[in-house]
RNA sequence: CCGCACACAUCGGGGCGUUAGCGGUGCCCUGCACCCGCAAUCCGCUAUAGCGGGGAUGAUGCGGGCAAGGAGGGGACGCGCCUUCGGCCAUGCAGCCGCCCACAGGGCGAUGAGGAACCGGUACUGCGCAACGGAGGACUGUGAACCAUGUCAGGCGGGGAACCGAGCAGCAUUAAGCGGAAACCAUCGUGUGCCGCAGAGCUGCCGAUUCUGAGCCCAAAGUGCGGAACAGCAGCCGGGGACGCGCCUUCGAAUUGUCCGCGUGCGG
Numbered sequence: 001c002c003g004c005a006c007a008c009a010u011c012g013g014g015g016c017g018u019u020a021g022c023g024g025u026g027c028c029c030u031g032c033a034c035c036c037g038c039a040a041u042c043c044g045c046u047a048u049a050g051c052g053g054g055g056a057u058g059a060u061g062c063g064g065g066c067a068a069g070g071a072g073g074g075g076a077c078g079c080g081c082c083u084u085c086g087g088c089c090a091u092g093c094a095g096c097c098g099c100c101c102a103c104a105g106g107g108c109g110a111u112g113a114g115g116a117a118c119c120g121g122u123a124c125u126g127c128g129c130a131a132c133g134g135a136g137g138a139c140u141g142u143g144a145a146c147c148a149u150g151u152c153a154g155g156c157g158g159g160g161a162a163c164c165g166a167g168c169a170g171c172a173u174u175a176a177g178c179g180g181a182a183a184c185c186a187u188c189g190u191g192u193g194c195c196g197c198a199g200a201g202c203u204g205c206c207g208a209u210u211c212u213g214a215g216c217c218c219a220a221a222g223u224g225c226g227g228a229a230c231a232g233c234a235g236c237c238g239g240g241g242a243c244g245c246g247c248c249u250u251c252g253a254a255u256u257g258u259c260c261g262c263g264u265g266c267g268g
Stems, first nucleotide, its partner, number of pairs: 001268006009057003012030005020046005034054005061262008072251004077246004082241007092233002096227004101222001105218004114212004119207004124199005129193002131190004136185002139180004148173004156165003
C1' cells in the first nucleotide's frame, strides 16, 4: 500500500400534539436514509430515557464543537376581510292591517250610468187594535165496588107490634181525573198585519214617475299616508373563530465550511 473478517458506531432530523419528563404510534416540514411486532379511552422507558426480533455498511466510516444557512412550524400584537354567538334598540327597511290616489285588466250602462225632485215601500221606538198559536175559565160529556153525598130493593139487626137502625147492589148528583166543534170571558207570545195614533231619522235601503244626459263598480302590481304587533334585516355594544398581510419572538431540518476525537485481527 492492497485484500478479507470483525468490534464501536451508523441506518435520519425537526415542528406540533401528548407526557412529570424522554422516545414511539398520530399530523406536518424536510430528506441519501432498512424490515417485522406493540401502540391514542395509548405503547415502551427513566436524565445512560422506546421495548422485542432480524438485516445492511465495515474507518473515504462515525461522533462532537463552532460558523454560515434558513425549508417549515409554534406564540404574541396590529390591520384587512369574512363568519358566528349574546345583549340592546320598536322603528331606518322588509313583512301585516287599514285608507287615499290611480293604472293594467274586468263587469254594468242610450233597452239610460250617475244626479235632482217627488211619491210609495221597507228599516227604528212607543201605545192601541186585529190575526195566529199556546194554556186557562165558563159550558158540556164521561167519571168513585169499598176508604163522596142522596135515595137505598133484597138481605141483615132491634122490637109483641107499629115501626126503627146500619147498609151492599142499582139509580142519581158530584170530587179528583180524562175528553169536547163553534161562540163567550180573561191572559201569554210573535220575522203575523202596518190597521190606527204619535215620535225619531230629513235620511239608511228598494222601487215607480218626471227632468238631465255618460259614466258607475271591482281592481292585483305600484305610489303615498296612518296604525298594530313583532327583534327577520339594518344600527349600537360585547365575546369567539377562519383566512390574508405586517412586525416581534421562539424552535428549527437539509446543505456548506472549519476544527477536534476514535479501534482491531488475519493474509499478501